[in-house]
This is a predicted structure of a 71-nucleotide RNA (transfer RNA) from a Myxococcales bacterium.
The organism belongs to Myxococcales, within Bacteria.
Rfam family: tRNA. The family's RNA type in Rfam is transfer RNA.
The prediction has a mean pLDDT of 83.

C1' cells in the first nucleotide's frame, strides 16, 4: 500500500427483492398490606459526510474504527 468481513435503542441481535423489529433492561398503570412474579401501555437506535431517489441499515463514492487475509 492492496483485498475480504463487521460497525443498529442501554446490552445481546434480526431486517440487504429500498418503506427500522424482537429478547434483556428502564418508565408508567393493573395485580399484592409491600416486594417479587405476570399483563397492558410508553420512551429509546442505523459510525461520520455527500450522492442517486418520493423515500436509504439498504445502492454508489470518500473517510474513521475493529477483525481477517495477501504484499
Nucleotide at each position: 500500500g492492496g483485498g475480504g468481513c463487521g460497525a443498529u435503542g442501554g446490552u445481546u441481535c434480526a431486517a440487504c427483492a429500498g418503506g427500522a423489529g424482537a429478547a434483556c433492561a428502564c418508565u408508567g398503570c393493573a395485580c399484592u398490606c409491600g416486594c417479587a412474579c405476570u399483563g397492558c401501555a410508553g420512551a429509546g437506535a442505523u459510525c461520520g459526510g455527500g450522492g442517486u431517489g418520493c423515500g436509504a441499515u439498504u445502492c454508489c463514492c470518500c473517510g474513521u474504527c475493529g477483525c481477517u487475509c495477501c504484499a